The RNA shown here (small-subunit ribosomal RNA) has 1433 nucleotides and comes from an uncultured prokaryote. It matches the Rfam family "Bacterial small subunit ribosomal RNA". RNAcentral holds the sequence, with entries from ENA.

[in-house]
RNA sequence: ACGAACGCUGGCGGCGUGCUUAACACAUGCAAGUCGAACGAGGAGCAGGGUGCUUGCACCUUGUAACCGAGUGGCGGACGGGUGAGUAACACGUGACCAACCUACCUCCGAGCGGGGGACAACCUGGGGAAACCUGGGCUAAUACCGCAUGAAGUGUGGUUUCCGCAUGAUUUCCACAUGAAAGAGGGCCUCUGCUUGCAUGCUCUUGCUCGGUGAGGGGGUCGCGGCGUAUCAGCUUGUUGGUGAGGUAACGGCUCACCAAGGCUACGACGCGUAGCGGGUCUGAGAGGACGACCCGUCACAUUGGGACUGAGAUACGGCCCAGACUCCUACGGGAGGCAGCAGUGGGGAAUAUUGCGCAAUGGACGAAAGUCUGACGCAGCGACGCCGCGUGUGGGAGGAAGCCUUUCGGGGUGUAAACCACUGUCAGGGGGGAAGAACUCCGGUCUCGUAAAUAGCGAGGUCGGCUGACGGUACCUCCAGAGGAAGCGCCGGCUAACUCCGUGCCAGCAGCCGCGGUAAGACGGAGGGCGCAAGCGUUGUUCGGAAUUACUGGGCGUAAAGCGCGGGCAGGCGGUCCGUUAAGUCUUUUGUGAAACUCCGGGGCUCAACUCCGGACAUGCAGAAGAUACUGGCGGACUAGAGACCGGUAGAGGCAAGCGGAAUUCCUGGUGUAGCGGUGGAAUGCGUAGAUAUCUGGAAGAACACCUGUGGCGAAGGCGGUUUGCUGGGCCAGUUCUGACGCUCAUGGGCGAAAGCGUGGGGAGCAAACAGGAUUAGAUACACUGGUAGUCCACGCCGUAAACGAUGGGCACUAGGUACCGGGGUCUAUAGACGGAUUCGGUGUCGCAGCUAACUCAUUAAGUGCCCCGCCUGGGGAGUACGGUCGCAAGGCUGAAACUCAAAGGAAUUGACGGGGGCCCGAACAAGCGGUGGAGCAUGUGGUUUAAUUCGAAGCAACGCGAAGAACCUUACCAGGGUUUGACAUGCAGGGAUUAAUCCCGUGAAAGCGGGAGGAUUGCCUUCGGGUGUAACCUGCACAGGUGUUGCAUGGCUGUCGUCAGCUCGUGCCGUGAGGUGUUGGGUUAAGUCCCGUAACGAGCGCAACCCCUAUCGUUAGUUGCCAGCGGGUCAUGCCGGGGACUCUAGCGAGACUGCCGGUGUCAAACCGGAGGAAGGUGGGGAUGACGUCAAGUCAUCAUGGCCCUUACGCCCUGGGCUGCAAACGUCCUACAAUGGCUGGUACAAAGGGCUGCGAACCCGCAAGGGGGAGCCAAUCCCAAAAAACCAGUCUUAGUUCGGAUUGCGGGCUGCAAUUCGCCCGCAUGAAGUCGGAAUCGCUAGUAAUCGCGGAUCAGCACGCCGCGGUGAAUAUGUUCCUGAGCCUUGUACACACCGCCCGUCAAGCCACGAGAGUCGGGAGCACCCGUAGU
Repeated sequence: ACGAACGCUGGCGGCGUGCUUAACACAUGCAAGUCGAACGAGGAGCAGGGUGCUUGCACCUUGUAACCGAGUGGCGGACGGGUGAGUAACACGUGACCAACCUACCUCCGAGCGGGGGACAACCUGGGGAAACCUGGGCUAAUACCGCAUGAAGUGUGGUUUCCGCAUGAUUUCCACAUGAAAGAGGGCCUCUGCUUGCAUGCUCUUGCUCGGUGAGGGGGUCGCGGCGUAUCAGCUUGUUGGUGAGGUAACGGCUCACCAAGGCUACGACGCGUAGCGGGUCUGAGAGGACGACCCGUCACAUUGGGACUGAGAUACGGCCCAGACUCCUACGGGAGGCAGCAGUGGGGAAUAUUGCGCAAUGGACGAAAGUCUGACGCAGCGACGCCGCGUGUGGGAGGAAGCCUUUCGGGGUGUAAACCACUGUCAGGGGGGAAGAACUCCGGUCUCGUAAAUAGCGAGGUCGGCUGACGGUACCUCCAGAGGAAGCGCCGGCUAACUCCGUGCCAGCAGCCGCGGUAAGACGGAGGGCGCAAGCGUUGUUCGGAAUUACUGGGCGUAAAGCGCGGGCAGGCGGUCCGUUAAGUCUUUUGUGAAACUCCGGGGCUCAACUCCGGACAUGCAGAAGAUACUGGCGGACUAGAGACCGGUAGAGGCAAGCGGAAUUCCUGGUGUAGCGGUGGAAUGCGUAGAUAUCUGGAAGAACACCUGUGGCGAAGGCGGUUUGCUGGGCCAGUUCUGACGCUCAUGGGCGAAAGCGUGGGGAGCAAACAGGAUUAGAUACACUGGUAGUCCACGCCGUAAACGAUGGGCACUAGGUACCGGGGUCUAUAGACGGAUUCGGUGUCGCAGCUAACUCAUUAAGUGCCCCGCCUGGGGAGUACGGUCGCAAGGCUGAAACUCAAAGGAAUUGACGGGGGCCCGAACAAGCGGUGGAGCAUGUGGUUUAAUUCGAAGCAACGCGAAGAACCUUACCAGGGUUUGACAUGCAGGGAUUAAUCCCGUGAAAGCGGGAGGAUUGCCUUCGGGUGUAACCUGCACAGGUGUUGCAUGGCUGUCGUCAGCUCGUGCCGUGAGGUGUUGGGUUAAGUCCCGUAACGAGCGCAACCCCUAUCGUUAGUUGCCAGCGGGUCAUGCCGGGGACUCUAGCGAGACUGCCGGUGUCAAACCGGAGGAAGGUGGGGAUGACGUCAAGUCAUCAUGGCCCUUACGCCCUGGGCUGCAAACGUCCUACAAUGGCUGGUACAAAGGGCUGCGAACCCGCAAGGGGGAGCCAAUCCCAAAAAACCAGUCUUAGUUCGGAUUGCGGGCUGCAAUUCGCCCGCAUGAAGUCGGAAUCGCUAGUAAUCGCGGAUCAGCACGCCGCGGUGAAUAUGUUCCUGAGCCUUGUACACACCGCCCGUCAAGCCACGAGAGUCGGGAGCACCCGUAGU
């Protein structure tokens, strides 16, 4: 944007528009007739006359002008109206031409209209037929039909003349011959003629008729140019192409025919196939274009399908005829009738398209003298929001803003001046009244003028006055009345794209134009509130153009994204150097004709505006003609040498072909020496070898390939070319005073060359080696590695014609900084004794690099830069280089080369990460070197599983599993069973009650909670009239609310784990890059460290590292109790016990000390490292605290907090009991062991760090012991827990399931606690299990560490093999970084980016979908050949 359709909705009007499908079939009505002024008869009417006579009818006759109407005749039915089937064509458009043509009616001019004849309809009558209709006989008129006359301006033939044309020829003049026409009708009049009141055979007017010419309009024919797809259609054609003659036509012509010739068309696309009416225009677009061809206009074609002619001025005829076919209808079965792609209408098809309306009033048409008749053309009305345009559905006021609804952080906010309410207005619709324009003719009546004529008649022309005529329609319009009254919807609200919230739903239901939404907080689904947009419409679907520079003419590309043919030569074609002349085709200017109207645009007019319509202008980019210009391009002619080529002289080379020759090596053969292996691999085996291999020597044979030279080197168009010699041969380069004179470049089609493999025929065959065989490897191993081995590899001839045939870069010419290296040639300069070298020049080959280009990477005088010319090729991925067709090939296969379907991408370059069984550097208890464990046993503890009424919940690789839990008998406790309770165990507020109420105590019931009852009496503000009133606490009742360890850690805060105490992570400014991003942070060193130094387009900075903090190791100083005791004194069996002392230890404050500071060496004059001195300590002295940016949707809603959701006499709360402890087997973490480095008995030593008032609890006594009694002392450097243990000394045990080991069980005790049955700890006696060092595997530790030994603490009534701390004794090993694991930095590859636990390929299974094959069978279309043959000419 639309001729639309569909969904929801719908007030009015104007103007338009409406079968896009079945050119499917059609009922019914209408759509083309008219003329009596061409003609004859008939009918009814009127008038006159007559007859019959029931005085009013019937019949007969005459006349008559208006009427009806079949027939003859004339004109028209060839226009108007419909449709788009066919048609790729002179059908259409445009421009020429016809000297090759026709034209009824109309205009104008000239001439004429004389005289005769014979019929046929109608009508009458006979016959046939159901009908349609046919037929015999008879009568009749004409403007019907036919002769004759006249006649040339006509035509034909022959001759003549003028002028013109592109040709055939045309025009003009004259002559001769031939041919050859007609019709009347109507009106008036008496001037003329005839008869004579008047009439017509007279006159006159009008019209018609005939011939010729002319004009206008219409038609026919020819040509140039233009406008679809397909080459997977490449050849087509026999009336075909032309000629002669004839026929035919209005006319040219193979239009037709006879004869003759063999032509004609085609790559600038013939022929074929498919599709299609064409144009003006319409839609879109900036334009160029693209798509379309409804309505309106022009034109063509068609009229049920096919064929055919007739009539006519015109048809091969929509509403004519004939024939054939199909179909429908009638029928008496013998025959007939019909054609809506006219207007309405029906059925059918379809997503879909209207009334069987009114009128000829207007416009137009046919006929007519006219009146008029006809007109589904047309004018109007009806239906459809189908489109365009216009109008309305009210206007103003009206709250810090009602209700309702929505939302909320509960304060509020939104709807919203919106409503109500107040005041107005009156469009549209409604009712009443008025009421057009469209109408002007024709015609009629009156009147005037002119013409004709004898005429005041008639007729014609013109003017003027009056009259008649409206379908729409009582419509438009105007006015009055009433009253806000009757009139708003649709789509959307994640981004694109204007517009946001709540609820519901929970990958469901659904949405979706693309991206994509939905898995419990959805602005995306559905509803609601609100908003946005448009508005009598709004959305959806379909289609076209645009955006799309996404077919690129304007205006694209081809190194890597799709795209350069594998490479030469070269026809057609395209393009082409310098100068002169000429021409004027291209080109440019001016002008003429045409380019219909409508449309578009501009200006203006008319409907109230607009849509719509009218007028004028512009435009119409085109085609054709004429005149001119001549720079450029082209044509023609001439000249030139700079392009190109030739010639002469040199020169390099694996350029090609052919024939010879050579040596090394391999294998084989002969012989010799020689003996047990050889060979092969990661390791082996197959294989070869005692029949003598391998090894080695001599000799011989064969085939293939040519080491070193060899190069980033050379040659060739590419493929490709490598020993050497000879012959033949192509090309290049350099130099030159020479020659030709544009001879050039490119190249569709065609032709040639073209690696390897492969094919055919014949040779050859040493080595190698697809296939194949064997042995291995492996889960398998139809592979890789091994042993063999055939085609083949080689030669000749012939095919094939492809490659990552690559520089993934077509060829040519020109221009545009350089540096450097190599190859070939030249001259000159420099240099030198000379050579080499240096400079320069031409050609070639690399590399680096500027400008420029590029998406980037890159390219960069060997361009991918800047230009010109030519060719090839590309247009999303897959399907697919497949299918079909064609063509080539012996085959394999090649070349050409689709579609259906499917996807929302495929792809390029670069960036940051991550990853790698990639690389480099480096680190860590990562490995290695060691020590001790775990995994086996018993027990403890946690977990999974299972069980259960419940075994509450969470934690899940490392980083869950002696974890939350620093302590489950009740409690805890969240779980289960049962019993209770409902404003609640707890908080706040409100209302009512509340001074006789609370604490407290008692009783009943009960397992308790609870329920019921009683005693009790603390204590309170204000006012007071002392009676009381009022308020209030606890408490009661009710309402708000409480409560929830219910859910979501994937809605969250906070906290934590982990990578990891790993050395990293970033920022500002600058610089680089289109950008992501980079740089800094990389590099060279160094470090534990992004630690430091140096370098550096970076310079700085931040969070991390380190340091600052704590403990510890040394010393000093201060202080000296509760600690200490050397010296002095006193005392004791003994003890810092006492006086005293501050020396020491110690305590705990303040300080010192260590910083690579010093020396030597190494190192870049650095950082730093190595060694040394000194020192208690040396290179971070040891340990702790401290955890960057971030990762794991890591953990926790059950610590706490918290959004949403959920429960509310329960998912809340209270209680009793049970459970969390259940146990077949599994896993983790510990403890204790298996013993002699030990167990047991006895004795003797030495800590540190802690704790203690409902607490630690001494001495002493009792008990075998656990423990009990006891109670001193201590709020702690004072007292207590408290003994440290290993150790050491002595004794015993003697390798044994033991004097090891202690599980398990029995009995008896103790302690805590309301209570140890489920289910605590401890003691004694008895019992004495497994276990003799632990498979695969796996953990910790680098020094005061591992190992081992005990001590303390938190939690706690009680309960510790766990956890957190403390000290005692006290090792081994590290050559080192190959490997395992983790981490860091740099680099590389990547198709990964939820990032290798990634991505991804193929088969199969199940289901589903689509398309095929198939014995056949049925139908349709087309072509070719032949036969019969209608109408008709």
Overview: Model confidence (mean pLDDT): 84 of 100.